[in-house]
RNA sequence: GCGGCAGUAGUAUAGUGGUUAGUAUAUGACGUUGCCAACGUUGUGACCCGAGUUCAAAUCUCGGCUGCCGCA
Numbered sequence: 001g002c003g004g005c006a007g008u009a010g011u012a013u014a015g016u017g018g019u020u021a022g023u024a025u026a027u028g029a030c031g032u033u034g035c036c037a038a039c040g041u042u043g044u045g046a047c048c049c050g051a052g053u054u055c056a057a058a059u060c061u062c063g064g065c066u067g068c069c070g071c072a
């Protein structure tokens, strides 16, 4: 330099154009317990950036950035 794949809560991950973006974990509060742990209830927190297509984009298209893999 060329090609491919990926980027979503602190972490991991689901989501093939329309419902409040889901789940696990983490974390705050409360309950349970003599205390801790575990468990239960409830809360907090996310679509890498820009542009385009569309009535509507996390999802499709283009460009950029970052990471991984391959080729040279």
Base pairs, nucleotide, nucleotide: 001071002070003069004068005067006066007065010025011024012023013022018055026044027043028042029041030040031039048064049063050062051061052060
Model confidence (mean pLDDT): 81 of 100. Predicted 3D model of a 72-nucleotide RNA (transfer RNA) from Candidatus Woesearchaeota archaeon B3_Woes. It matches the Rfam family "tRNA". Rfam classes the family as a transfer RNA. Lineage of the source: Archaea > Nanobdellati > Candidatus Woesearchaeota.